[in-house]
RNA sequence: GUGUGCUCCGGGGCUCGGUGAAAGUCCGAACCGGCGGUGACAGUCCGCGACCCGGCCCACUGCUCUUGGCAGCGGUCCGGUUGACCUGGUGAAAUUCCGGGACCGACGGUGAAAGUCCGGAUGGGAGGCAGCACAC
Numbered sequence: 001g002u003g004u005g006c007u008c009c010g011g012g013g014c015u016c017g018g019u020g021a022a023a024g025u026c027c028g029a030a031c032c033g034g035c036g037g038u039g040a041c042a043g044u045c046c047g048c049g050a051c052c053c054g055g056c057c058c059a060c061u062g063c064u065c066u067u068g069g070c071a072g073c074g075g076u077c078c079g080g081u082u083g084a085c086c087u088g089g090u091g092a093a094a095u096u097c098c099g100g101g102a103c104c105g106a107c108g109g110u111g112a113a114a115g116u117c118c119g120g121a122u123g124g125g126a127g128g129c130a131g132c133a134c135a136c
Base pairs, nucleotide, nucleotide: 001136002135003134004133005132006131007130008128009127015029016028017027018026030116031115032105033104034048035047036046037045043103044102052080053079054078055077057075058074060072061071062070063069064068085101086100087099088098089097107119108118109117
């Protein structure tokens, strides 16, 4: 250095005020930004994960008209969908730095509409110059 196995780590944010019967959801100001890549550092460039939809297969449970069929839950893999940036400066190089001005944020719930409250989630996960062991 490479490979294998195990362990561990691996998502943040509503503060104040206004209106109102009622809003952490509306209005005003505010706060937050997973992972890998990218001649230079990224919520808005390229890709990934998760959520959502569909399919083959596997496994379990229940029902049943018991060769079989239906339903539910979980897993591998494959596919689909999936938001948002302009400008000036510096420089060899920057939609990544500095200045200015913008924009985006799943699904369900909630006397009133949610990126921030509650929930799936003590879950999952891209990944990790995190650790240990073995082999070459």

This is a predicted structure of a 136-nucleotide RNA (FMN riboswitch aptamer (RFN element)) from Phytoactinopolyspora halotolerans. It matches the Rfam family "FMN riboswitch aptamer (RFN element)". The family has 146 seed sequences and 6,230 matches in Rfam 15.1. Gene Ontology term of the family: FMN binding. Rfam describes the family as follows. The RFN element is a highly conserved domain that is found frequently in the 5'-untranslated regions of prokaryotic mRNAs that encode for flavin mononucleotide (FMN) biosynthesis and transport proteins. The sequence was found by an Rfam model in a public genome assembly.